Predicted 3D model of a 73-nucleotide RNA (transfer RNA) from an Oscillospiraceae bacterium. Rfam family: tRNA. Rfam describes the family as follows. Transfer RNA (tRNA) molecules are approximately 80 nucleotides in length. By type it is a transfer RNA.

RNA sequence: GCCUGCAUAGCUCAGUUGGUAGAGCAGCUGAUUUGUAAUCAGCAGGUCGGGGGUUCGAGUCCGUCUGCAGGCU
Numbered sequence: 001g002c003c004u005g006c007a008u009a010g011c012u013c014a015g016u017u018g019g020u021a022g023a024g025c026a027g028c029u030g031a032u033u034u035g036u037a038a039u040c041a042g043c044a045g046g047u048c049g050g051g052g053g054u055u056c057g058a059g060u061c062c063g064u065c066u067g068c069a070g071g072c073u
Base pairs, nucleotide, nucleotide: 001072002071003070004069005068006067007066010025011024012023013022019056027043028042029041030040031039049065050064052062053061
């Protein structure tokens, strides 16, 4: 230098044919317990790596940049 893949909640990851984004763990509150853990119920937490484009509508499609991983020379 070229090619491929990945980037979504604090962490690990889903997200279908483009239609207003979810799970588990962690956190908080309550119940239960003499108390803790475990269990159960509930709550909160995101503008989806950054700009741009297409579209009535983009996490999803297109392109660019950044970062990470792998490969080729």